[in-house]
This is a predicted structure of a 1475-nucleotide RNA (small-subunit ribosomal RNA) from Brevibacillus borstelensis.
The source organism's lineage runs through Bacteria, Bacillati, Bacilli, Caryophanales and Brevibacillus.
The prediction has a mean pLDDT of 81.
Its Rfam family is "Bacterial small subunit ribosomal RNA". Rfam links the family to the GO terms ribosome and structural constituent of ribosome.

RNA sequence: CGCUGAGGACGAACGCUGGCGGCGUGCAUAAUACAUACAAGUCGAGCGAGUCUCUUCGGUUGCUAGUGGCGGACGGGUGAGUAACACGUAAGCAACCUGCCCGUAACCUCCGGAUAACAUGGGGAAACUCAUGGUAAUCCCGAAUAGAGUCUUCUCUCGCCUGAGAGGAGACGGAAAGGGGCCGCAAGUUACCAUUUACGGAUGGGCCUGGGGCGCAUUAGGUAGUUGGUGGGGUAACGGCCUACCAAGGCGCAGGUGGGUAGCCGACCUGAGAGGGUGGCCGGCCACCCUGGGAAUGGGACCCGGCCCAGACUCCUACGGGAGGCAGCAGUAGGGAAUUUUCCACAAUGGACAAAAGUUUGAUGUAGCAACGCCCCGUGAACGAUGAAGGUUUUCGGUUUGUAAAAUUUUGUUUUCAGAGACGAACAAGUACCGUUCGAAAAGGCCGGUACCUUGACGGUACCUGACGAGAAAGCCCCGGCUAAAUACGUGCCAGCAGCCGCGGUAAUACGUAAGGGGCCAGCGUUGUCCGGAAUUAUUUGGGGUAAAGCGCGCGCCGGCGGUUAUGUAAGUUUGGUGUUAAAACCCGGGGCUCAACCCCGGGUGGCAUCGGAAACUGUGUAACUUGAGUGCAGAAGAGGAAAGCGGUAUUCCACGUGUAGCGGUGAAAUGCGUAGAGAUGUGGAGGAACACCAGUGGCGAAGGCGGCUUUCUGGUCCGUAACUGACGCUGAGGCGCGAAAGCGUGGGGAGCAAACAGGAUUAGAUACCCUGGUAGUCCACGGACCGUAAACGAUGAGUGCUAGGUGUUCGGGGUUCACUACCCUCAGUGCCGCAUCUAACGCAAUAAGCACUCCGCCUGGGGAGUCCACUGUUCGCAGGAGUGAAACUCAAGGGAUUUGACCGGGGCCCGCACAAGCGGUGGAGCAUGUGUUUUAUUUCAAAGCAACGCUUAAAACCUUACCGGGUCUUGACCUCCCUCUGACCGCCCUAGAGAUGGGGCUUCCCUUCAGGGCAGCGGUGACGGGUGGUGCAUGGUUGUCCUCAUCUCGUGUCGUGAGAUGUUGGGUUAAGUCCCGCAACGAGCGCAACCCUUAUCUUUAUUUGCCAGCAUUCAUUUGGGCACUCUAGAGAGACUGCCGUCGACAACACGGAAGACCCCGGGGAUGACGUCAAAUCAUCGUGCCCCUUAUGACCUGGGCUACACACGUGCUACAGUGGGUGGUACAACGGGAAGCUAUCUCGCGAGAGUAUGCCUCUCUCUUAAAACUUCUCUCAUUUCAGAUUGCAGGCUGCAACUCGCCUGCAUGAAGUCAGAAUCGCUAGUAAUCGCGGAUCAACAUGCCGCGGUGAAUACUUUCCCGGGUCUUGUACACACCGCCCGUCACACCACGAGAGUUUGCAACACCCGAAGUCGGUGAGGUAACCGCAGGGAGCCAGCCGCCGAAUGUGGGGUAUAUGAGUCCGGUGAAUCGA
Repeated sequence: CGCUGAGGACGAACGCUGGCGGCGUGCAUAAUACAUACAAGUCGAGCGAGUCUCUUCGGUUGCUAGUGGCGGACGGGUGAGUAACACGUAAGCAACCUGCCCGUAACCUCCGGAUAACAUGGGGAAACUCAUGGUAAUCCCGAAUAGAGUCUUCUCUCGCCUGAGAGGAGACGGAAAGGGGCCGCAAGUUACCAUUUACGGAUGGGCCUGGGGCGCAUUAGGUAGUUGGUGGGGUAACGGCCUACCAAGGCGCAGGUGGGUAGCCGACCUGAGAGGGUGGCCGGCCACCCUGGGAAUGGGACCCGGCCCAGACUCCUACGGGAGGCAGCAGUAGGGAAUUUUCCACAAUGGACAAAAGUUUGAUGUAGCAACGCCCCGUGAACGAUGAAGGUUUUCGGUUUGUAAAAUUUUGUUUUCAGAGACGAACAAGUACCGUUCGAAAAGGCCGGUACCUUGACGGUACCUGACGAGAAAGCCCCGGCUAAAUACGUGCCAGCAGCCGCGGUAAUACGUAAGGGGCCAGCGUUGUCCGGAAUUAUUUGGGGUAAAGCGCGCGCCGGCGGUUAUGUAAGUUUGGUGUUAAAACCCGGGGCUCAACCCCGGGUGGCAUCGGAAACUGUGUAACUUGAGUGCAGAAGAGGAAAGCGGUAUUCCACGUGUAGCGGUGAAAUGCGUAGAGAUGUGGAGGAACACCAGUGGCGAAGGCGGCUUUCUGGUCCGUAACUGACGCUGAGGCGCGAAAGCGUGGGGAGCAAACAGGAUUAGAUACCCUGGUAGUCCACGGACCGUAAACGAUGAGUGCUAGGUGUUCGGGGUUCACUACCCUCAGUGCCGCAUCUAACGCAAUAAGCACUCCGCCUGGGGAGUCCACUGUUCGCAGGAGUGAAACUCAAGGGAUUUGACCGGGGCCCGCACAAGCGGUGGAGCAUGUGUUUUAUUUCAAAGCAACGCUUAAAACCUUACCGGGUCUUGACCUCCCUCUGACCGCCCUAGAGAUGGGGCUUCCCUUCAGGGCAGCGGUGACGGGUGGUGCAUGGUUGUCCUCAUCUCGUGUCGUGAGAUGUUGGGUUAAGUCCCGCAACGAGCGCAACCCUUAUCUUUAUUUGCCAGCAUUCAUUUGGGCACUCUAGAGAGACUGCCGUCGACAACACGGAAGACCCCGGGGAUGACGUCAAAUCAUCGUGCCCCUUAUGACCUGGGCUACACACGUGCUACAGUGGGUGGUACAACGGGAAGCUAUCUCGCGAGAGUAUGCCUCUCUCUUAAAACUUCUCUCAUUUCAGAUUGCAGGCUGCAACUCGCCUGCAUGAAGUCAGAAUCGCUAGUAAUCGCGGAUCAACAUGCCGCGGUGAAUACUUUCCCGGGUCUUGUACACACCGCCCGUCACACCACGAGAGUUUGCAACACCCGAAGUCGGUGAGGUAACCGCAGGGAGCCAGCCGCCGAAUGUGGGGUAUAUGAGUCCGGUGAAUCGA
């Protein structure tokens, strides 16, 4: 820095499950198409007519087509379109309309005309329609009266512009004499209903304006009725709303225009809030009602259930024509993950009509379906421990399920049945009565009141009561961490899980199941979406040196911000009032449904507007100031820039001279140059480029950058002064300019250097590094002024102010001094160190990354991607290319700084037979032995770089033995318990068999309290027993290795946010973290050393089995004697840098010397810190789990482990003369010995045999040590070397020698003549060489473990190889370099791009055509009301013409989706090649 997670919500869907009720909600997709029924009628008290009922024939009741009036502009649905005055909010209309309703005032006079219905006759399939005749009105028309209004005009008053109001004069201008009631012959009457006029009100609408609310700049320019004016038209009304003319305007980075998306709001969800998301139900507004256009009527429409036209679709048809519009309520099809009944009622509320009764109303009220949501209730309660059974688990003891169950007692919510049974109903009307008013009236009517009568879809529902009865009612998810909750079994990287991390490869708390637990509960989980957490878009509330992020640098328009004083104003600011912010919702307080959800009543925040107050701050006006900024004057430094000229060194080339064979180059070479004279050297000349020394974390510049010298032109900076201006300033989106190197264009120039290229080397390859050449280029001038990028870096934007110091350096000024030097102060730069602060740390620190302010640019996980020959658009560029700049897809990372390790063909210091110096080997031969491979019925198993391979094995003929074949046993070969029987067991004999085993025979117990017990055996039963079967990656124990390397840690303290550090580092020294000194450390522990054993010297004690100097004696230490010496084995001593000198820091220590048997850890051994290698071992042993149980157990026999093409390891013997053979003569030590070692003597060539003696051991024996020394011989040959192999004959051990033992004699006499690459051991009594002993063992060593004899060479040194220690550097490693990791190629999959094209839309533009229709013109055709002098006229209409005008059509472009052969890049996966 990102990912994830717990919360809340939903018009939801899906999975499992499902008892009840209340209140809500229910096509989010196809504004797709719709069958059927219903959703807008009403009035006979407007009219004529028809029909029905009753009739006393006078009439009367009801209904109806038509005409007429009112209503079908409300109510209902939907959200397609719309980014707009559509919505919301606040204002305005002196620019407007308003049916029904209310109030006030007034009236309701007089005439005419037509037409439906109806009748008759036609047309048509139908829809429907034509002609003639004829009739009414609340139908239509005319006149009178009256005020308002309009036009012309006069006066007064007022206002926010256009204007408004009042008054006067002139002109123009309407009605249904209707209907009902009463009285009735008529007249009349009516404050009854309707109608008319005027002025007001109310309601509803129209228009205009400010502010507000989506995203894209890879949409930057758009607009011709466009912006304004004048005249005219039009409208209810203002207006380019329309038209003619005139002008050229109006909009836009504060985002116009375009394209994308979207109905807006009250509100809803979330959130601490600020915000973010949403606009379903309810309410307000808008828009639409199949798609597009249009008007008429009307108060109101350009009309959801009206009309006309065009289009698509569907239906009817007699083919000529017609009909239709569920986004009303139900319902159907389709689409979809998905959303209900073709119900009841107008009882209530509301609407339309009517005088009213009333009619009508899919509005509405209810019911039905759906766990879709919210809320309430229930599925029982109390008691109950043998802690039941069963399940589960177990360490076998138990634990847990669990008071849970059963049992006992009890209740009755809900369900079921029965009974009773609502509120919602108030009216209106009618009848009767009362009051009031109109009236001539006691009639009648309006208005008000009382009584009676009457109205329920829901519904026999809610509620209440009674009865039966625990009876009918619990599931879902999870249990590795986040996150509450654990075990067992199964599975075995399989099956599967998973939101992220991740789990699963034989002991899975993560998969599946079980039982237990946790959570919620008629629901629970999953999926999807939104907010939250996320301060991961930061206004509240983040950042940019190195993590993503400061433009390469400057100038500068807009914009933003801005010094001091005074005074005004009141825009911002602040404060008070008023208006509004519909209702519902939210919050607070009450109330009603038993509670709650739900419903009802009352109250309350923020926004906008307006009217006042205040004046600190900001803005603004005015007047001043000087400190910011600038100017002047006097001085200063400088590789600052541009142009011109001049100079010397060096390289190269040319000419000539001298001169001869090489030069050059490299790690080493070669290419190259050279006898046609190079290179070297001398003289002269040419030409280009760059300017040594001075030179400096020195100077200048905004950055890039600038370096020989002189001249000219020119920019900036600094210091001093304080004369001038008086805030003139800072920053700076766009814009403009400068801008290394490389590169581009044109023309020059070209010495050196040098991409490309060529050759030579190197290499596995080498398109590189190295070498020899070498072209662009590098240099100059230009570009009607090319490119515009760099790790353009201090990886640090500019400006201003403030905040401890110290020390260098550059240019000025001042003080001090007679002057220089030195010193002090100061300005402007440029470095280092450092405090506070800051920082994740590193670090920064007056030149800040500190404390603050102003302005600009930038960032928001990584890859893909800063993308390009070969990504889209666009701008720039001649081009190369530059600027701007995504998404799909994919991952849980990626990055910074630091710490500890490890590593480095990094560095410093040091050590080791590590190299080097030497000696001897291995690798070549033969043989021995082990291993691999192969073979086999089996060749049992284990060990595998060092650290497996003469290892396990200190002994495979049987046994061992685990393996294989065959023959046998099944409580077993072995242990414990139980039962029966026997009295033994053991031992001996015969017999079958390969043997195990079987059969037969002989012999045969103890104790006793006499019940029995002990012991042993045959047999039986089951618990068991057994397993060298698996897992050393489940383990204990043991062991190897780094390594006998010098390290590994702890306590307290201190430092650090932390990991950690310090101590343990440093200076010396040591074999050593050994010691000394120093030190924020002080101490301590395991290690080192020492203590132990052995060996080297001496003393002492002891003197036998040992010894013999002296004495005696013998063949002989044989014997006496002795214990001095040697040896033996007990105890001691001794060696400590103790002494002297030098060096060192007066240290530790080192070096030299003396003494000493021995010197500086004397030699050797034992002793192995913390840890590493999942190192080795389940076959030493122990052991968890798994597996086998007439076998993977046990017994026997035979075989095998000993095979044999080959490969490797470890050894022996050799190849010979430093030798072989032969004869002779010497000198050890460690050890062993009774189922043993064996003397002596005899036999045998010999191995050995026989005999018998000594010894349980310093006494006897194994036991003659060998090399050595010496005599003779061999004389360089495959031999007198070497001894393999083979034949014959023997010996020994042993039941047994064939597979498969050892030894002897005779004979045979192989390879081998010193060993390739490579490799091992060893530093002194060591290597090398020589023999001896022992363990194992019946027999069998070239192996192993020990012993002594003889006895060297070399070490200059640490450069290099290997290993190790320590300090330090770097690191992208941490499984730690056997690490990590890059790219190509090949394969598979995924997304995207381009692609000849193809296809489908969308929005515009241009043109043609031009429906309906308005408007205009014409109107010779037609014509009831009015006028008329009676011919006619006025007016109107049809028709025709013109403008506009929808859809269709044509055209070229734009834009978007889908698709496309083959293909590029990218991502993911397992392998290849190189790095």